A computed fold for a 74-nucleotide RNA from a Candidatus Nanoarchaeia archaeon, annotated as transfer RNA.
The source organism's lineage runs through Archaea, Nanobdellati, Nanobdellota and Candidatus Nanoarchaeia.
The RNAcentral record of the sequence draws on ENA.
Model confidence (mean pLDDT): 82 of 100.
Rfam family: tRNA. Its family is annotated with triplet codon-amino acid adaptor activity in the Gene Ontology. It is annotated as a transfer RNA.
RNA sequence: GCCUCUGUAGCUCAGACUGGUAGAGCGGCGCUCUCGUAAAGCGCAGGUCGGGAGUUCAAAUCUUCCCAGGGGCU
Numbered sequence: 001g002c003c004u005c006u007g008u009a010g011c012u013c014a015g016a017c018u019g020g021u022a023g024a025g026c027g028g029c030g031c032u033c034u035c036g037u038a039a040a041g042c043g044c045a046g047g048u049c050g051g052g053a054g055u056u057c058a059a060a061u062c063u064u065c066c067c068a069g070g071g072g073c074u
Base pairs, nucleotide, nucleotide: 001073002072003071004070005069006068007067010026011025012024013023020057028044029043030042031041032040050066051065052064053063054062
């Protein structure tokens, strides 16, 4: 230098191919249960979807540039 994959909640990851309400598990907080704790059940909060631009009525999703990380080739 070239190719490829990854980046979404505090953590681990779906969702992208097929544009249309941003989700799950764990964790946090509250409540129920208990003599009390744990476990269990119910609920709540938590996101500029890595960044910019473009297309579109509408972008996590499509196009493009950039940033960070992993792998490969020379």